[in-house]
RNA sequence: AGUAGAGUAGAUGCUGUGCGUCAAGUGCUGCGGGAUGGGAUGUUGCCCGCAGACGAAGAGCAGCUCUCCCAAAAGCUUUGGGGGGCGGCGGCUCGCGGUGCGGUAUCGCGUUCGCUACG
Numbered sequence: 001a002g003u004a005g006a007g008u009a010g011a012u013g014c015u016g017u018g019c020g021u022c023a024a025g026u027g028c029u030g031c032g033g034g035a036u037g038g039g040a041u042g043u044u045g046c047c048c049g050c051a052g053a054c055g056a057a058g059a060g061c062a063g064c065u066c067u068c069c070c071a072a073a074a075g076c077u078u079u080g081g082g083g084g085g086c087g088g089c090g091g092c093u094c095g096c097g098g099u100g101c102g103g104u105a106u107c108g109c110g111u112u113c114g115c116u117a118c119g
Stems, first nucleotide, its partner, number of pairs: 002118004010107009019097003028052007038113005058094004063089003066085001067083007
């Protein structure tokens, strides 16, 4: 020389933990910008900002509070019991969201130089 290989941005699954369910987030379109194997260059893809359009799945449980009734003590308060609401407050559980972040498994650079092995 040649042959083989590793490694990016990130994607998907699983898992943990949050957020939303009072609609943020995600997804879509347009414009602008940015980072993208160790170097250079560049595309798919990715990220950010702005603007626009579209748009959703909630349910259960107990508690406190509010309020009504009854009883007792007592004297206008306390205790106990019962009821009511599409009232207020937060909590827990199960869901839901093309949901955020972390961990993990698998996958994951076109050209060129470089790196590793055969050396």
THF (Tetrahydrofolate) riboswitch aptamer, 119 nucleotides, folded computationally. Model confidence (mean pLDDT): 79 of 100.